[in-house]
Molecule: Lysine riboswitch aptamer
Organism: bovine gut metagenome
C1' cells in the first nucleotide's frame, strides 16, 4: 500500500399489504355574525374572489391523503450510516421581486464502534417513531495490568482515521 473478513434486535434504500392519520381536511347545505379573504410566513407589485355575504364560529351530511409507523420481501453494505457547522452552492414550496423558514442535494470540515434501557429537549396527531444530549450496564475490538498448563477469566482505559488475515 492493496486485497479479503469480523462485530448483530447490525446500518440503509425500494415495493406490496396492514394499522393509524380520522370521522380530520377538502366539499355541499342550514343557522349566527358582518368586512375583508386567497399563495409556508411578512413586505411590496399583480391577479381573483366577497353585503346576491369574505373571514370566523356552530349543526347536518358526506368523507380523504401524504409524511411517519408496522409485518413480509428484495437490494446495497459493515463511516454501514447518522448528525453538527460552513457555502449570500443549486433545485422546489400555487404570479412576481425581497427577506425568513422548511425540504432535497453537492463540496469542505467535525463528532459517534455498535445495539439498548432510564431521562432531558426537538420534530411529529401521536402514548408510534425519529434526531440529539446525559447516566447505565451489555457487547465486540485493541492496549497495560493480573490470574491461568491449555482453553480462556478479571480489572482499568482507548477509538472505527481503529481490528483481524493474506500479499
Nucleotide at each position: 500500500g492493496a486485497u479479503a473478513g469480523a462485530g448483530g434486535c447490525g446500518c440503509g434504500g425500494g415495493a406490496u399489504c396492514c394499522a393509524u392519520c380520522a370521522g380530520u381536511a377538502g366539499c355541499g347545505c342550514c343557522g349566527c355574525c358582518g368586512a375583508g379573504c386567497c399563495c409556508c410566513u411578512c413586505c411590496a407589485a399583480g391577479g381573483g374572489c366577497g353585503u346576491c355575504g369574505a373571514a370566523g364560529c356552530g349543526g347536518c351530511g358526506g368523507g380523504a391523503a401524504a409524511g411517519g409507523g408496522g409485518c413480509u420481501u428484495u437490494c446495497g453494505c459493515c463511516g454501514a450510516a447518522a448528525u453538527c457547522c460552513g457555502g449570500c452552492g443549486u433545485c422546489g414550496g400555487a404570479u412576481u421581486g425581497g427577506a425568513g423558514c422548511c425540504g432535497a442535494u453537492c463540496c469542505g470540515g467535525g463528532u459517534u464502534g455498535g445495539g439498548g434501557a432510564a431521562u432531558c429537549g426537538c420534530a411529529g396527531a401521536a402514548c408510534a417513531u425519529g434526531c440529539g444530549g446525559u447516566u447505565c450496564a451489555c457487547u465486540g475490538u485493541c492496549a497495560c495490568g493480573g490470574c491461568c498448563u491449555c482453553c480462556g477469566c478479571c480489572g482499568u482505559g482507548g477509538a472505527g482515521c481503529g481490528c483481524u488475515a493474506u500479499c